[in-house]
RNA sequence: AGGUGGGUAGCUCAACUGGUAGAGCAGCGGCCUCCAAAACCGCUGGCUGUAGGUUCGACUCCUGCCCCACCUG
Numbered sequence: 001a002g003g004u005g006g007g008u009a010g011c012u013c014a015a016c017u018g019g020u021a022g023a024g025c026a027g028c029g030g031c032c033u034c035c036a037a038a039a040c041c042g043c044u045g046g047c048u049g050u051a052g053g054u055u056c057g058a059c060u061c062c063u064g065c066c067c068c069a070c071c072u073g
Base pairs, nucleotide, nucleotide: 001072002071003070004069005068006067007066010025011024012023013022019056027043028042029041030040049065050064051063052062053061
């Protein structure tokens, strides 16, 4: 330099022929208990890496850039 895959909640990851962004864990509260843990119930938490484009509508399609991993030279 070129190519491939990836970047979404504090962490690990979903969301697909474009249609209101979710789960588990963690955190907080409740319930239970003599106390605590576990289990159970609820809550909080996101401008989907970034800047644009297409569209009535973009995590999703297109382009540039940034970051990570791997491959080729």

Record summary: Transfer RNA from Promineifilaceae bacterium (SeqCode), 73 nucleotides, folded computationally. It matches the Rfam family "tRNA". Its family is annotated with triplet codon-amino acid adaptor activity in the Gene Ontology. Its mean pLDDT, the model's own confidence on a scale to 100, is 82.